[in-house]
RNA sequence: GGGCCGGUAGCUCAAUGGCAGAGCCGAGUGCUCAUAACACUCUCGUUGCAGGUUCGAGUCCUGCCCGGCCCA
Numbered sequence: 001g002g003g004c005c006g007g008u009a010g011c012u013c014a015a016u017g018g019c020a021g022a023g024c025c026g027a028g029u030g031c032u033c034a035u036a037a038c039a040c041u042c043u044c045g046u047u048g049c050a051g052g053u054u055c056g057a058g059u060c061c062u063g064c065c066c067g068g069c070c071c072a
Base pairs, nucleotide, nucleotide: 001071002070003069004068005067006066007065010024011023012022013021018055026042027041028040029039030038048064049063050062051061052060
């Protein structure tokens, strides 16, 4: 230098172009003599960056950045 895959909540990951979600973590409440476990509720997002297409983009297109693998 070229090719492929990936980048979404603190972490691990979903999301058919149509309300951005789950689990874990965290906070609170219940339960208990108490703790753990369990149950319920709640908090947490510039979807890597910048453009484009579209009525509408996490998703499609272009460029760039970062990580991994392969080729040279």